[in-house]
The prediction has a mean pLDDT of 85. Large-subunit ribosomal RNA, domain II from a metagenome, 673 nucleotides, folded computationally. The RNAcentral record of the full RNA draws on SILVA.
Context: one part of a larger RNA
RNA sequence: UCCUACGAGUCCCUCCCGUUGGCGAGGUUAAGGAGCGCUAGCUCCGGAGCCGCAGCGAAAGCGAGUCCGAACAGGGCGCGAUAGUCAGGGAGAGGGGACGCGAAACCAAGUGAUCUACCCUUGGCCAGGAUGAAGGCCCGGUAAGACGGGCUGGAGGUCCCAACCGAUAAGCGUUGAAAAGCUUCCGGAUGAGCUGAGGGUAGGAGCGAAAGACCAAUCAAACUUGGAGAUAGCUCGUACUCCCCGAAAUGCCUUUAGGGGCAGCGUCGGGGCAGUCUCAAGGAGGUAGAGCGACUGAUUGGAUGCGAGGGCUUCACCGCCUGUCAAGUCCUGACAAACUCCGAAUGCCUUGAGAUGAUCCCCGGCAGUGAGGGCGCGGGUGCUAAGGUCCACGUCCGAGAGGAGAACAAUCCAGACCGUCAGCUAAGGCCCCGAAAGGGCAGUUAAGUUGGACUAACGAAGUGCGGUCGCAGAGACAGCUAGGAUGUUGGCUCGGAAGCAGCCAUUCAUUCAAAGAGUGCGUAACAGCUCACUAGUCGAGCGACCGUGCAUGGAUAAUAAGCGGGCAUCAAACUGUCUGCCGAAGCUGCGGAUUAAUGGUAGGGGAGCAUUCCGGCUGCAUAGAAGGCCCUCCGCGAGGAGAGCUGGAGCGCCCGGAAAAGCAAAUGUAGGA
Numbered sequence: 001u002c003c004u005a006c007g008a009g010u011c012c013c014u015c016c017c018g019u020u021g022g023c024g025a026g027g028u029u030a031a032g033g034a035g036c037g038c039u040a041g042c043u044c045c046g047g048a049g050c051c052g053c054a055g056c057g058a059a060a061g062c063g064a065g066u067c068c069g070a071a072c073a074g075g076g077c078g079c080g081a082u083a084g085u086c087a088g089g090g091a092g093a094g095g096g097g098a099c100g101c102g103a104a105a106c107c108a109a110g111u112g113a114u115c116u117a118c119c120c121u122u123g124g125c126c127a128g129g130a131u132g133a134a135g136g137c138c139c140g141g142u143a144a145g146a147c148g149g150g151c152u153g154g155a156g157g158u159c160c161c162a163a164c165c166g167a168u169a170a171g172c173g174u175u176g177a178a179a180a181g182c183u184u185c186c187g188g189a190u191g192a193g194c195u196g197a198g199g200g201u202a203g204g205a206g207c208g209a210a211a212g213a214c215c216a217a218u219c220a221a222a223c224u225u226g227g228a229g230a231u232a233g234c235u236c237g238u239a240c241u242c243c244c245c246g247a248a249a250u251g252c253c254u255u256u257a258g259g260g261g262c263a264g265c266g267u268c269g270g271g272g273c274a275g276u277c278u279c280a281a282g283g284a285g286g287u288a289g290a291g292c293g294a295c296u297g298a299u300u301g302g303a304u305g306c307g308a309g310g311g312c313u314u315c316a317c318c319g320c321c322u323g324u325c326a327a328g329u330c331c332u333g334a335c336a337a338a339c340u341c342c343g344a345a346u347g348c349c350u351u352g353a354g355a356u357g358a359u360c361c362c363c364g365g366c367a368g369u370g371a372g373g374g375c376g377c378g379g380g381u382g383c384u385a386a387g388g389u390c391c392a393c394g395u396c397c398g399a400g401a402g403g404a405g406a407a408c409a410a411u412c413c414a415g416a417c418c419g420u421c422a423g424c425u426a427a428g429g430c431c432c433c434g435a436a437a438g439g440g441c442a443g444u445u446a447a448g449u450u451g452g453a454c455u456a457a458c459g460a461a462g463u464g465c466g467g468u469c470g471c472a473g474a475g476a477c478a479g480c481u482a483g484g485a486u487g488u489u490g491g492c493u494c495g496g497a498a499g500c501a502g503c504c505a506u507u508c509a510u511u512c513a514a515a516g517a518g519u520g521c522g523u524a525a526c527a528g529c530u531c532a533c534u535a536g537u538c539g540a541g542c543g544a545c546c547g548u549g550c551a552u553g554g555a556u557a558a559u560a561a562g563c564g565g566g567c568a569u570c571a572a573a574c575u576g577u578c579u580g581c582c583g584a585a586g587c588u589g590c591g592g593a594u595u596a597a598u599g600g601u602a603g604g605g606g607a608g609c610a611u612u613c614c615g616g617c618u619g620c621a622u623a624g625a626a627g628g629c630c631c632u633c634c635g636c637g638a639g640g641a642g643a644g645c646u647g648g649a650g651c652g653c654c655c656g657g658a659a660a661a662g663c664a665a666a667u668g669u670a671g672g673a
Stems, first nucleotide, its partner, number of pairs: 001673006011096005017090001019088005026051003032045005055062002065077004099237002102234001106227006117201009126191001128160003131156001135152006164188003169184004203219001206214001240608006250263005264369002266366007275356009289342001290340002296336002301331004307325002309322004372397005378391004402413003417592004422588003428582003431566003437579001439578006450568002458553002462550010479537005485510003490504003516531001520529002593598001609662001611659006618652003627646003631642004
């Protein structure tokens, strides 16, 4: 992993609601008893009791009334009308283990110290080597001592190192040789040492040189059995078919937030007669927008300058000045969810008309849902961040298959009853992969831009189109030739300042075709080179700006690796336009099913198939039952029938009844492969 077998909404009591039947102002017996019968059970007796037929009141109690009350007042609950009850079967609820499996744990009674911890009793063990304490003896020394030296001696949680006990580091081992080992290194090794045997302490207890360690491979409370089917708002699993309908992920409350209660939304039954859309008319309202000399608040620039500040002053008064602040007014501009003088579109309500045709409402049975999500649009929050988060409206996924988007729940197209080797279309496409035009016309792009999502500020004689202004055969623009002067080195400043450091100036005037008191380079200052400006030459357009299309730089990430690929340049790119075609489970044709236009998760409802047993009835079978293998046929399907082979003794149709009644999943259980 597979196969086979087993494997989960059951049963009892009580209640409620459909349904079938009996009797009916009644309905019904329970225990028990009698008779009968094959033990299941049947018939009869048994009226105790229960429900219903009357209510109201706390009650006494009264009664079609009664209670409150002084009430013949008023009010509450009742009366009118009638319908109940018992049993069968079905859905559901409550109490029970209550659909099945699953804890971590709790409690009780017991069993454990042959492992291990500590203790008691009694035994055993520690090769060899080293060091050399006290004490002693002798000598020295002293007044006597102290003290010194030698020898002796043999102390020590002393030293080195085997056995023994341990376990520092590394390697190996890691489905091991081993549920803790092996190798090498390492610690202790006369001690708080190691060890044999016998004995003691027990579960909230022991024991612990203390690690929550150890207490039999188990320890922050052992093990065994029991309470026990503990409890599990949690996880997993929950078994045949077809048909109809078909959700929710919201609101309020919740020691509540992944659970519930009620409501909302689904379904089934019954009842009612509404519902929806369009048009017209009439309403309520303060959003979008807009506005603010219409309020509240905030607010740009300017004018004026109440008043204040600063300065001057004869600091008393009176004054004068002002690069400051600033009321009010005027001009000007603009802002607001909690501003409004205004104010839509939609939506909402009512009435009328038209359309539609069960969509609506009520009562009752049964639910599920109460983690939602993406996208568009209006907002809040956030960073006008998020595949973020919170609301509103819509939509889709959820529970929706098919086509497009390379792939891709929710983007685009489109809602799958079944069959069909028929047709037309949608989105999207039509060079090849790959169905369909290497289609037409007119343009754009040269960047492989593009055919792939996203890029900007900013930069640039890219290029197409449109526009405004100016110059130009009286010769423009660019180039070339020539000129570009004089008062003057303008004045000031300065060491110098002569067009060109800086400052000043009505920067003037003269000669001119033209030429600045000078555009840039240059010098210490001059000089020098240029420019503006002018003439000549040349001979036709030139220049500035604005708008717009496409393109360009900006443009950086790890494979050539972001057109699906190949590839594509008057395109297979982009823009406009025209025609044809392809293209889906859409639409159409043909055939078929169903009471019904019939996608469908949770879920509700309906109709069936199969298994085992029972009652009734009726059949089959050694001339071969069940079961097995294989084939044919029937049924939408669960399934059913038949033939052959196998097998070798039981089995079925029909009408009913009753259930240990259907397996792919539960890291399901057992067996087998």
It matches the Rfam family "Bacterial large subunit ribosomal RNA".